[in-house]
RNA sequence: GCCAGCGUAGCUCAGUGGAAGAGCAUUCCUCUCGUAAAGGAAAGGUCGUGGGUUCAAAUCCCGCCGCUGGCU
Numbered sequence: 001g002c003c004a005g006c007g008u009a010g011c012u013c014a015g016u017g018g019a020a021g022a023g024c025a026u027u028c029c030u031c032u033c034g035u036a037a038a039g040g041a042a043a044g045g046u047c048g049u050g051g052g053u054u055c056a057a058a059u060c061c062c063g064c065c066g067c068u069g070g071c072u
Base pairs, nucleotide, nucleotide: 001071002070003069004068005067006066007065010024011023012022013021018055026042027041028040029039030038048064049063050062051061052060
């Protein structure tokens, strides 16, 4: 330099046009003499970034940034 994949909650990941979820972690509650475990609830997101397409974009297209792999 060229090609491909990935970027979503604190962490690991789903969601592939109708507008965002799970597990773990955190906080609170129940249970217990108390703790752990178990159960319940809450909070937590400019969906990397800037444009475009569309009635509507995390999702499709383009540029840029970052990470990983391959080729030279």
Molecule: transfer RNA
Organism: bacterium